[in-house]
């Protein structure tokens, strides 16, 4: 060099939420490909507890691979 992915934000759909799919869009990324195994973080529906009865707290079996570690696979060029 050829190429790749796509944050915020916008539209739409799914979800209780966190968040995710698709389209637009580029902040960044050399594994920003894939896997929740370890730590971390987010949410708290179900369930549980308290309560002034409509609020509060706990809870992952939900989520983040673009939080870190680990595992696994791998493109182009040069030497």
């Nucleotide at each position: 060099a050829g190429g790749g992915c796509a944050a915020a934000c916008c539209g739409u759909c799914c979800g209780a939420a966190a968040g995710g799919g698709c389209g637009g869009g580029a902040c960044g990324c050399a594994a920003a490909g894939c896997c929740a195994c370890c730590g971390a973080u987010c949410u708290a529906a179900c369930g549980g507890a308290a309560u002034u009865u409509u609020u509060u707290c706990c809870u992952a079996c939900g989520a983040u691979a673009g939080c870190g570690g680990g595992g696994u696979u791998g493109c182009c060029g040069a030497a």

RNAcentral holds the sequence, with entries from MGnify. The RNA shown here (c-di-GMP-I riboswitch aptamer) has 79 nucleotides and comes from a soil metagenome. The prediction has a mean pLDDT of 90.